[in-house]
RNA sequence: GCGGCUGUGGUGGAAUUGGCAUACACAACGGACUUAAAAUCCGUCGGGGAAACCUUGAGGGUUCGAGUCCCUCCAGCCGCA
Numbered sequence: 001g002c003g004g005c006u007g008u009g010g011u012g013g014a015a016u017u018g019g020c021a022u023a024c025a026c027a028a029c030g031g032a033c034u035u036a037a038a039a040u041c042c043g044u045c046g047g048g049g050a051a052a053c054c055u056u057g058a059g060g061g062u063u064c065g066a067g068u069c070c071c072u073c074c075a076g077c078c079g080c081a
Base pairs, nucleotide, nucleotide: 001080002079003078004077005076006075007074010026011025012024019064028044029043030042031041032040046055047054048053057073058072059071060070061069
């Protein structure tokens, strides 16, 4: 230099064909239980904003509607030279 794959909460990871984004699990926090802990059980739980609303690596585009399709860029991994 060329080609391919990947990028979504604190972490992992769903969202099937473009149609409720963050299900589910873990972590964290609060509580119950215990002499005290562990385990177990119950509850809460992304960020910004006063709110409306915005937020899927960044920025554009298509569409009534984009995590999903198109373009450019960034980062990581793999292959070729």
A computed fold for an 81-nucleotide RNA from a Christensenellaceae bacterium, annotated as transfer RNA. Lineage of the source: Bacteria > Bacillati > Clostridia > Christensenellales > Christensenellaceae. The coordinates come from a structure-prediction model, not an experiment, and the mean pLDDT is 81. It matches the Rfam family "tRNA". Rfam links the family to the GO term triplet codon-amino acid adaptor activity. Rfam classes the family as a transfer RNA.